[in-house]
């Protein structure tokens, strides 16, 4: 780089430092940012993998030692497929009267903007090769 697997809705500095202008995978949005980007220390969070305790062993469960990892915004939303309904138009057709530029229900397109699922895509851990 690949290939398996589990997780991805909670949780971490709005007075820490050093650095300076970019960041928030990609696209389209959208937001953060000189009241200070990335990065790098420190601190913090969590508990994947190992330890350690626990047991007769195994496993929950503890612990946070040591290997990772996170630390705006749901993976920030989106990207493709299905659903189920709103909203407007339209065109056909049904019903009702005080018969009209008329009210009210139904079927099909359409368009708009939400919503719900799973899946692509990526993040991370552990493992194969």
């Nucleotide at each position: 780089a690949u290939c398996u697997u589990a997780u991805c809705a909670a949780g971490a500095g709005c007075a820490g430092g050093u650095g300076g202008a970019g960041g928030g995978a990609c696209u389209a949005g959208c937001c953060c940012u000189a009241u200070g980007a990335a990065a790098c220390c420190c601190g913090g969070c969590a508990a994947c993998c190992g330890g350690c305790a626990g047991c007769a062993a195994c496993a929950u469960c503890g612990u946070a030692c040591g290997g990772u990892g996170c630390u705006a915004a749901u993976u920030c939303u989106u990207g493709c497929a299905g659903g189920a309904g709103a909203u407007a138009c339209a065109a056909c057709g049904a019903u009702u009267c005080a018969c009209g530029u008329a009210a009210u229900g139904g079927u099909u397109g359409u368009a708009u903007a939400g919503c719900c699922u799973g899946a692509c895509a990526g993040a991370u851990g552990a493992g194969a090769g």
Background: A computed fold for a 129-nucleotide RNA from Paenibacillus solani, annotated as SAM riboswitch aptamer (S box leader). Model confidence (mean pLDDT): 82 of 100. Rfam family: SAM riboswitch aptamer (S box leader). Gene Ontology term of the family: regulation of gene expression. The sequence is in RNAcentral, with records from Rfam. The organism belongs to Paenibacillus, within Bacteria.